This is a predicted structure of a 73-nucleotide RNA (transfer RNA) from a Patescibacteria group bacterium. NCBI's taxonomy places the organism under Bacteria, Bacteria candidate phyla. It matches the Rfam family "tRNA". It is annotated as a transfer RNA. Model confidence (mean pLDDT): 81 of 100.
């Protein structure tokens, strides 16, 4: 240069016949406990890499760039 695969909460990843975005981990409040840890209950945290289209709706379908990794050459 060309191919493909991926980008979603602070970290690991779901969400795939388009229909108001969720796990575990970690945070932070309470509960327990003589005190920690472990444990149990709740709370915050995401314009879904950008920017465009389609469509009544778009994390998901289309293009375009940016990024990562892997093949070729």
């Nucleotide at each position: 240069g060309c191919u493909g695969a991926c980008g979603u909460a602070g970290c690991u990843c779901a969400g795939u016949u388009g229909g108001u975005a969720g796990a575990g981990c970690a945070a932070c409040u309470c509960c327990a406990u003589g005190g920690u840890a472990a444990g149990g209950a709740g709370u915050a945290g995401g314009u879904c890499g950008c920017c465009a289209g389609u469509u009544c709706a778009a994390g998901u379908c289309u293009g375009g760039c940016c990024g990562u990794c892997a093949g070729c050459u």